The RNA shown here (small-subunit ribosomal RNA) has 1395 nucleotides and comes from an uncultured bacterium.
């Protein structure tokens, strides 16, 4: 001292929440010991039982039972007398203390500080002075007697420190006349005489003397009373009061008081909170907190109050009386039913309550009380023991020393290594504690009874004996013995110290806030460390803290909550120069008090410590006195500056009332004129031939004033706009002049207050809620449109609100510039300038979270007033109060939620803007969506139709070849060290294989033949038997690698350093230009720089070299029916190595530059010449565990593996992507020309020959620039002539080919026959911008063959358009909004419906 938590991320606001402390606590879990303290918070709820107030025979009377002594008497039972002697009585003093609860009570109840000149006081203390004498009574007792009891009743005797009576005298009181002092009004103390009232007690003792009695003054303790100040919460309690407030008498008190009465007066308390409601015993003091404050009032300790509820008083010094007493209630108990009895909030205890709080315990040894002369007796006060970890404080559960060899758990990268861990064993050593045994204090001294000593002599003091302990043989000490007798609890995501493993799978469950759990959870549960803390640990409840989140210390209000709509003003608050006098406030000293305990400090005492003592300090405070006067204040006296008011001038849409005035709209009237107006995106609804609309002319009504007009003025705020007149107010400037602090603010009050509404009348021209018609929609109680009632306006009245906003209360003074504008001043003036008071605009300091604000402040000071305190509920409810209603103003709670906010930032987005690309649109050709049929897919079907792939980015995809094999799927049949791989051990055995036989096949059986190498140990190799590994297309692409699509060949993404920002971040990347391009130029708090872009690299496109077969053939020679065939040559094509060439480089023109632009020049090729590979930072948990690979998890005579057959090829559908066509720019037939690019020896073909054919049998070529090789469309020629066709070519029948172990399910392919749909395709939609689309054939991968019309490749013919960027889609930059940021496919309202 902070910390979590709004956000993508930041700054602020702002709540929520933690971490600290405490507690009379409880609960869970555990639990050796001791001190010390503490212990019904709830039912002041009822209480069984004991027990908790008596005690004096020295205040009286008088005695039973019983004991000692004595005596007499006897019927032996006793019976007197005498001395102790228990109870009961009268009597005294106590019981008013101590104990116990917090009910009540917001009050002089408490705290504090005075006062009483208005008061009391028993028992103590001191001082003074008194006690003569008399008398009648009544308990207990005896007799009788009522009643069940409790409790009495009646007669009889009797005593006293019980009662009463008379006296000298004192006191005191009363009344009356004086002296004298004193003060605070009434008055008070004090002395004097006269009158009149009041009055005591004895005990004990042989005495002395002691213990009491009366009075009186005085103390000490203790009490009554009244004052000043403090002392909860609600204003949604605003008015209260009749004995109320006050006089005069009187009345009662111990006093004063209206405490009570009678009589007069009409007061008295309230916004500084009366009254009423709520709650509550107050304080010292505890907690807490830096402090201020805030909470609290349990033990103690001081005051109240209270005693079963209410009420009452008697007794006494003292009560209105816990353990009296009456009356009344409720209740509970006895009862003989007539009548009684009772009060634990005293100690223990019981019931009930409730999360919960203990012995019916011992003693009076002590300390304290009560009564006694005392001896002593009472004493649940009090000490002591008991429970209970309730809390403190202590103390233990042992320490030292041990690894080479580390068990066993736990983890991992798992032949080993980490951890637990010096732990432990094991050695040493010790004994607190707990057990046994023995020791052993203090708390005891006084009083008492003996006895001595001392003096100042006292029942004094001291000594000395005797005697006294509940606690308790306790605490302490000492001894044996032996590590023996003692460790738990929370916690481990982040806040907050501590991490893995396993189980679980949004389940269970955790959770104080954020939040974890959906198959790898450090968050659930269990283990293993680990961490805090420790006989205690957590929880939970509650309280300060933190939380400057009620802000005095010490906060705010433009946008976060939050300035009143505006003025005027009463109370209040707070005030402007110089003087002076006081001294309230304020300072200071000094006295009193501020009780002790407790805090703090210093010391002591228990072994320490907690706990205990003793001392200081403090206790901020109150009163009281002494001074000081600067400042506030009062009072005085003066000033002109504030602030006012008069004279001059000014200025304005500043009120109020009258008058008048053109436009303009409407209507009415005549009139000119015809077929439509009008409205609207487009239309109707509407109005017009009965004559509208336009248009003229006349007439009327209302309401509002164009232009001027503004960025203007005016006004306290709402507002205020035609021209005038007339009344009212202001402001604002110049100078004098006058008053003299007369001023600001303002709770409550008054008073204005826009629109809309109300309420009576009026008025209605426009315009127009409500309506009501027509569009618009999916619908349209909306926006449009066409009517149109209230209202709009005037008068009076009312309501009282607004985004009444600059979202900014007034007021005054200070604090830098600069630009504009309005008024007025500065002798003359328009320029310029100053100055004054308004209105705007930029900015300096400086404020602010930031926007921004900046002399018109949201700076920097003072003063007043009003608000605010987390979102929502909710500006509701309720109450109160206004209004005629509407409604308005006051104004909450419950309950929810972790937050709502606010200012900025980057992004993503907008049916926001600008700029600008892309076959994106548009222009164009040619398709798809219709038809058959091919393929893939969804769906259904199925024993199975194995998986996957699913908008652009899944559907001829993974498949560049599913008859079997593939094969992963279904069905059967089989194997288990396994189909394959491998490392041990032990045993047989070469391995193998033909044949045959079952079988569907794997496989079994059979078995002729075979019988390897060796360094002789044994090895390869096969098989059995154990055993470690195997294997798994089983899951998990959301645990990954690697690969891949997409965005997008888009132009973009980033980083250093600087700079600017409190930060997210921003700047560079932005702006002008310009590019295909973040391309470059230029500009510039940037200045480099990297990763895309370009280029570097492959193909083509010209040209050059060099080379020269298998290519080529100009020239020479040979040759053939022909033919580079041959010999030769490589000139040339051509092949493939190097090389050149293109750079806006050149010219014009525009541009600062980059650059553009030109049927330019020059070249093959011209501005990137085409094309290819190349994919930035990153986006979709995008694809893929089934190509690989690899974490976990799973199966293990199987989820593995073999082998048969089936299945991935199903088929009412429905989609993708082809293909073939629908026909004459065709389709049949013949003929006839020209590639490039690959493949081939189990291929690849040709050539006869045979067959229509497919394909076959034969010979030959080619391991290949060498052979196959012929290219379709074209061309040429001929038929079809518009027709379901001589188009088209599915299906189907039927005969062959080939491949393959095998073509039934399921194969291509030929011929012969059949000849289906189908005549250019709805809405939609897809390619493509030039050697491109379209057309035409060829190859080649896979592959035994092939379901290829598919994928990849070659060439060959060869276009048509592109005004343009409104619009569609996707994109880049800049920039605006913004409540999105899993980012618009967002967010979010509102209604219903289920829960």
């Nucleotide at each position: 001292a902070g910390a979590g938590u709004u956000u993508u991320a930041u700054c602020c606001u702002g709540g929520c929440u933690c971490a600290g402390g405490a507690u009379g606590a409880a609960c869970g879990c555990u639990a050796g010991c001791g001190g010390c303290a503490g212990g019904c918070c709830u039912a002041a709820u009822a209480c069984a039982u004991g027990c908790a107030a008596g005690u004096c025979g020295g205040a009286c009377g008088g005695u039973a039972a019983g004991c000692g002594c004595c005596c007499c008497c006897u019927u032996c039972g006793g019976g007197g007398g005498u001395g102790c002697g228990a109870g009961a009585g009268u009597g005294g003093c106590g019981c008013a203390c101590g104990g116990g609860u917090g009910c009540g009570u917001a009050a002089c109840g408490c705290g504090u500080a005075u006062g009483c000149a208005a008061c009391c006081a028993g028992c103590c203390c001191c001082g003074u002075c008194c006690a003569g004498g008399c008398g009648g009574a009544u308990a207990g007792c005896c007799g009788g007697u009522g009643g069940a009891a409790a409790c009495g009743c009646c007669g009889g005797a009797u005593a006293a420190u019980a009662c009463g009576c008379c006296a000298c005298g004192g006191u005191c009181c009363c009344g009356g006349a004086g002296g004298g002092g004193g003060g605070c009004a009434u008055c008070c103390c004090u002395u004097u005489c006269c009158g009149g009232g009041u009055g005591a007690a004895g005990c004990g003792g042989a005495g002395a003397c002691g213990c009491g009695g009366g009075a009186c003054g005085g103390g000490a303790c203790g009490g009554g009373c009244a004052u000043g100040c403090g002392u909860g919460c609600c204003a949604u309690u605003a008015g209260c009061u009749u004995g109320u407030u006050g006089g005069c008498g009187g009345g009662g008190c111990g006093a004063c008081g209206g405490c009570c009465c009678a009589c007069c007066a009409a007061g008295g308390c309230u916004a500084c909170g009366a009254u009423g409601g709520c709650u509550a015993g107050g304080g010292g003091a505890u907690c807490u907190g830096a402090g201020a404050g805030g909470a609290c009032g349990g033990u103690c300790c001081c005051c109240c109050a209270c005693a079963c509820u209410g009420g009452u008083a008697c007794u006494g010094a003292g009560a209105c009386a816990c353990g009296g007493a009456c009356c009344a209630g409720a209740c509970u108990c006895c009862u003989g039913c007539g009548g009684g009895a009772g009060g634990c909030a005293g100690c223990a205890g019981u019931a009930a309550g409730g999360g919960a709080u203990a012995u019916u315990g011992g003693u009076c040894a002590a300390u304290g009380g009560g009564g006694g002369g005392a001896a002593c007796c009472c004493u649940g006060a009090a000490c002591c023991a008991g429970c209970c970890a309730u809390g403190c404080c202590g103390c233990g559960u042992g320490a030292g020393g041990g690894a080479a060899u580390g068990a066993g758990g736990c983890c991992c990268u798992a032949c080993g290594g980490g951890u637990c861990g010096u732990g432990a064993a094991c050695c040493u050593c010790u004994u607190u504690u707990a057990u046994u045994c023995g020791g052993g204090g203090a708390c005891a001294a006084c009083g008492g009874c003996g006895g001595c000593g001392u003096c100042g002599c006292g029942a004094a003091c001291g000594c000395c004996g005797c005697g006294u302990g509940a606690g308790g043989g306790u605490a302490c000490c000492g001894a044996a013995g032996g590590a023996a007798u003692a460790a738990g609890c929370g916690u481990c995501g982040g806040c907050u110290a501590a991490c893995u493993c396993c189980g679980u799978g949004c389940c269970a469950g955790c959770a104080g806030c954020c939040g974890c759990g959906g198959u790898a959870a450090u968050a659930c549960g269990g283990a293993g460390g680990a961490c805090g803390c420790g006989a205690g640990c957590g929880u939970u409840a509650u309280c300060c803290g933190g939380a400057u989140u009620c802000a005095u210390u010490g906060g705010g209000u433009u946008u976060a909550a939050a300035g009143g709509g505006u003025g005027c003003g009463c109370a209040g608050g707070c005030g402007g120069c110089c003087g002076u006098g006081c001294a309230a406030g304020u300072c200071a000293g000094c006295g009193g008090u501020g009780a002790a305990a407790g805090c703090c400090c210093g010391g002591g005492g228990c072994u320490c410590a907690a706990c205990c003592c003793c001392g200081g300090a403090a206790g901020u405070g109150c009163c009281g006195u002494u001074g000081a006067u600067a400042c506030u204040g009062c009072g005085u006296g003066g000033c002109u500056g504030g602030a006012a008011u008069g004279c001059g001038g000014u200025c304005g849409a500043g009120g109020c009332g009258g008058g008048c005035g053109g436009a303009a709209c409407g209507u009415g009237g005549c009139g000119u004129g015809u077929a439509g107006c009008g409205g609207u995106g487009a239309a109707a609804u509407g109005c017009g031939u009965a004559g509208a609309u336009a248009u003229g002319c006349c007439a009327c009504a209302g309401a509002a004033c164009g232009c001027c007009g503004a960025u203007a003025g005016c006004g306290g705020a709402g507002g205020c706009a035609g021209c005038u007149c007339g009344c009212c107010a202001g402001g604002c400037c110049u100078g004098c002049a006058u008053u003299g602090a007369c001023g600001c603010u303002c709770g409550g009050g008054c008073a204005c207050g826009a629109a809309a509404g109300c309420g009576u009348g009026g008025g209605g021209a426009u315009c127009g809620a409500a309506c009501a018609g027509g569009a618009u929609u999916a619908g349209a109680u909306a926006c449009c449109c066409u009517g149109g009632u209230a209202g709009u306006c005037c008068a009076c009245g009312c309501c009282g609100u607004a985004a009444a906003c600059g979202a900014u209360g007034g007021g005054c003074g200070c604090u830098c510039g600069u630009c504009g504008u309005c008024g007025g001043c500065g002798a003359c003036a328009g320029a310029c300038c100053g100055u004054c008071g308004g209105c705007g605009g930029c900015c300096a300091a400086g404020c602010g979270a930031a926007a921004g604000c900046g002399a018109u402040a949201a700076g920097c000071g003072c003063c007043c007033c009003a608000c605010c305190u987390g979102g929502g509920g909710a500006g509701u409810a309720c109450g109160g109060u206004c209004g005629c209603a509407a409604g308005g103003c006051u104004g909450a709670a419950a309950c929810u939620c972790a937050a709502a906010g606010g200012a900025a930032u980057u992004g993503a987005c907008g049916g926001g803007g600008g700029c600008c690309c892309g076959c994106a649109c548009a222009a164009g050709c040619g398709g798809a969506g219709g038809a058959g049929c091919a393929u893939g897919u969804g769906g259904u079907u199925u024993a199975a139709u194995u998986c996957g792939a699913u908008g652009a980015u899944a559907c001829g995809c993974g498949a560049g070849u599913a008859a079997c094999c593939u094969u992963a799927c279904c069905c059967g049949g089989g194997c288990u060290u396994g189909a394959a791989c491998u490392g041990c051990a032990g045993g047989a055995g070469a391995a193998g294989u033909a044949u045959a036989c079952a079988g569907a096949g794997a496989u079994g059986u059979u078995g002729a033949c075979g019988u390897c190498c060796u360094u002789c140990g044994g090895g390869a190799c096969u098989c059995c038997u154990g055993u470690g590994g195997a294997g798994g297309u089983g899951c998990u692409g959301c645990a990954u690698g690697g690969u891949u699509g997409u965005c997008g060949u888009c132009a973009g993404c980033u980083c250093g350093u600087g700079c600017c920002g409190u930060g997210a971040g921003g700047u560079g990347u932005c702006g002008g230009c310009u590019u295909a391009a973040g391309u470059g130029c230029c500009a510039u708090a940037a200045c480099g720089a990297g990763c895309g872009c370009a280029a570097c690299c492959c193909c083509u496109c010209u040209c050059g070299u060099c080379a020269g077969u298998u290519g080529c053939c100009a020239u020479c020679a040979g040759g053939u029916a022909g033919u580079g065939c041959u010999g030769g040559g490589c000139a040339c094509u051509c092949u493939g190595g190097c090389g050149a060439c293109a750079c806006u480089g050149c010219c014009a023109c525009c541009g600062u530059a980059a650059g553009g632009u030109g049927c330019g020049a020059g070249g093959a090729a011209g501005g990137u010449g085409g094309g290819g590979a190349u994919g930035a930072c990153g986006u979709c948990a995008a694809a893929u565990c089934a190509g690989c690979a690899c974490g976990g998890c799973c199966c293990u005579u199987a989820c593995g593996u073999c082998c048969g057959g089936g299945g991935c090829u199903a088929c009412a559908c429905a989609c993708g992507u082809g293909u073939u066509a629908c026909a004459a720019u065709g389709g049949g037939u013949g003929g006839u020309a020209c590639a490039g690019a690959g493949a081939g020896u189990a291929g690849g073909g040709u050539g006869c020959c045979g067959g229509c054919a497919a394909c076959g049998u034969c010979g030959c070529c080619c391991c290949a620039a060498u052979c196959a090789u012929u290219a379709a469309a074209g061309c040429c020629a001929u038929c079809c002539u518009c027709a379901g066709u001589u188009c088209g070519g599915a299906u189907u029948g039927g005969g062959g080919u080939c491949u393959g172990c095998a073509a039934c399910c399921c194969g291509a392919c030929c011929c012969c026959a059949u000849g289906a749909a189908g005549c250019u395709g709805g809405a939609u939609u897809c390619g493509c911008u030039a050697g491109u689309a379209a057309u035409c054939g060829c190859g080649c991968a896979u592959c035994a063959g092939c379901c290829a019309u598919g994928g990849c490749g070659c060439g060959g013919u060869g276009a048509a358009u592109a005004c343009g960027u409104u619009c569609c889609c996707g994109g880049g930059c800049c920039u605006u909004g913004c409540a999105c940021a899993c980012a618009c496919c967002g967010c979010c309202c509102g209604u219903c419906a289920a829960g």
The RNAcentral record of the sequence draws on ENA and SILVA. Its Rfam family is "Bacterial small subunit ribosomal RNA". Gene Ontology terms of the family: ribosome and structural constituent of ribosome.